[in-house]
This is a predicted structure of a 75-nucleotide RNA (transfer RNA) from Chthoniobacter flavus. NCBI's taxonomy places the organism under Bacteria, Verrucomicrobiota, Chthoniobacterales, Chthoniobacteraceae, Chthoniobacter. It matches the Rfam family "tRNA". By type it is a transfer RNA. The coordinates come from a structure-prediction model, not an experiment, and the mean pLDDT is 83.
This record gives sequence, C1' cells and structure tokens, in this order.
RNA sequence: GCCGACGUAGCACAGUGGUAGUGCAAUCGAUUCGUAAUCGAUAGGUCGGGAGUUCGAACCUCCCCGUCGGCUCCA
Repeated sequence: GCCGACGUAGCACAGUGGUAGUGCAAUCGAUUCGUAAUCGAUAGGUCGGGAGUUCGAACCUCCCCGUCGGCUCCA
C1' cells in the first nucleotide's frame, strides 16, 4: 500500500429502515442475626466522526478515524 471483518451503556453482546435493548457490573431497597445468594426498583447511550439518500437511518451510500485478521512491498 491492497483486501476483509468489526466499532451500540462500565464489560460482553443483540438489534440490519419505523419508540435503542439483554446479561453481568453499579446504586437504592426487600429478605437474613450477618454475609453470599435470591427478588424488586433506579441510573447509565452524540449507536466511532462527518456528509448524503429517505417521510423516517444504529441499519443503505460516500469520506475519514480506530481495532483485528490476511496479502504484498521493503535486500
């Protein structure tokens, strides 16, 4: 340099045009002599950035950034 996959809550991920979600973690509460476990509730998101298409974009198109993998070059 080229090709491909990926980027969504603190972590792991789902959602692939029509209200952004699940599990764990966090906080508060219930339960217990107490802890763990269990149960309930709450909070937590510029969906990597920008532009475009569309009535409507996390999802489609283009550019850029980053991560991972593969290929090539570098004598």